[in-house]
Context: one part of a larger RNA
RNA sequence: CUGGGCGUAAAGAGUGUGUAGGCGGUGCUCUAAGUUUGGUGUGAAAUCUCCCGGCUCAACCGGGAGACUGCAUCGAAUACUGGAAUGCUAGAGGGUGGGAGAGGUAAGCGGAAUUCCUGGUGUAGCGGUGAAAUGCGUAGAUAUCAGGAGGAACACCUGUGGUGUAGACAGCUUACUGGACCACUUCUGACGCUGAGACACGAAAGCGUGGGUAGCAAACAGGAUUAGAUACCCUGGUAGUCCACGCCCUAAACGAUGCAUACUUGGUGUGGGCCAUUCAUUUGGUCUGUGCCGGAGCUAACGCGUUAAGUAUGCCGCCUGGGGAGUACGGUCGCAAUGCUGAAACUC
Repeated sequence: CUGGGCGUAAAGAGUGUGUAGGCGGUGCUCUAAGUUUGGUGUGAAAUCUCCCGGCUCAACCGGGAGACUGCAUCGAAUACUGGAAUGCUAGAGGGUGGGAGAGGUAAGCGGAAUUCCUGGUGUAGCGGUGAAAUGCGUAGAUAUCAGGAGGAACACCUGUGGUGUAGACAGCUUACUGGACCACUUCUGACGCUGAGACACGAAAGCGUGGGUAGCAAACAGGAUUAGAUACCCUGGUAGUCCACGCCCUAAACGAUGCAUACUUGGUGUGGGCCAUUCAUUUGGUCUGUGCCGGAGCUAACGCGUUAAGUAUGCCGCCUGGGGAGUACGGUCGCAAUGCUGAAACUC
């Protein structure tokens, strides 16, 4: 190089946009680079294969033929691929008209609850646990009523419901804004798919500067438990959790399943639209999502099964026994913590 693979055995990059590259719908015409075919030249000798011959045989040697699978050039063919030109509309995109949605960003507003503060009522306990104690309380707590402050999160609705590329997104209102879906088939006319690098986004924790801090709570302190208890339980409690800006770039970032397209029996829920139908908010059809169950087929089995792990094509990423090791070294990114890239000896 040729292979075989990637849901759970090693293996799909966390996700997107997109450069190079690879691949690419349909008609006609031209071209003839690839492709097919014929001629010519060349493809030294030796070597190789076959035949004949010479050393008594063989090795070896001589002669003849083939071959040298290649290259160049001149013709021919034109199905396919490529190139050029011109069309088409089934891919893709635009337009018009609709309805759906926790999609995003910013601002404003709302009620419940916790905590704290002030005042009233009120008196000896409260709290906590398996049981306790630490803790709080006669300087009046807990309980209860009224008022106030402040921060964070949005009960019910809520639904294997919705939206988003993924991470993720939920009180209400307003402003700005992205995408998808449906209908009409009105326009463009292959404008497409994938995507090495690159760029952007990326939960939580963590970092920097400044703010904020109600509750919760690493660290820490105390009380218990215990042989011990650097824990589990309890009382406290600081970073943090929140906001702004800037970093970090990881995850069981999971559907452990890359993206796109086409094809291949069904049943039954549910979200959105359209069409037809019904007395009906009824029923049926269709497009697009999202679930369950199952057929063929696939699979080592489990299971998957029109949302494929089936049947195929295109492109990318990745794997190649376990440990050593996601380590060392080097490089690179980062303020750091670290991330990315990523071995070998040795050993089984």